[in-house]
This is a predicted structure of a 74-nucleotide RNA (transfer RNA) from a Parcubacteria group bacterium. The coordinates come from a structure-prediction model, not an experiment, and the mean pLDDT is 82. It matches the Rfam family "tRNA". RNAcentral holds the sequence, with entries from ENA. Lineage of the source: Bacteria > Bacteria candidate phyla.
RNA sequence: GCGGGCAUGGUUUAGUGGCAGAACGUAUCCUUGCCAAGGAUAAGACGGGGUUUCGAUUACCCCUGCCCGCACCA
Numbered sequence: 001g002c003g004g005g006c007a008u009g010g011u012u013u014a015g016u017g018g019c020a021g022a023a024c025g026u027a028u029c030c031u032u033g034c035c036a037a038g039g040a041u042a043a044g045a046c047g048g049g050g051u052u053u054c055g056a057u058u059a060c061c062c063c064u065g066c067c068c069g070c071a072c073c074a
Stems, first nucleotide, its partner, number of pairs: 001070007010024004018054001026042005047063005
């Protein structure tokens, strides 16, 4: 340099053109003599920009980052 894949709460991940869900974790409360376990509630996410569309996390383009392959590398 060329090609391909991936990017979703703190972490791991599901999902799909119309409200983004789960697990773990976190906070508060309940339970308990205390801890642990358990229960209830809550906060927290679609990498950035643009295009199409009534509507984009989803489709398309560009950028950024990560991974893989190829090439180059005296």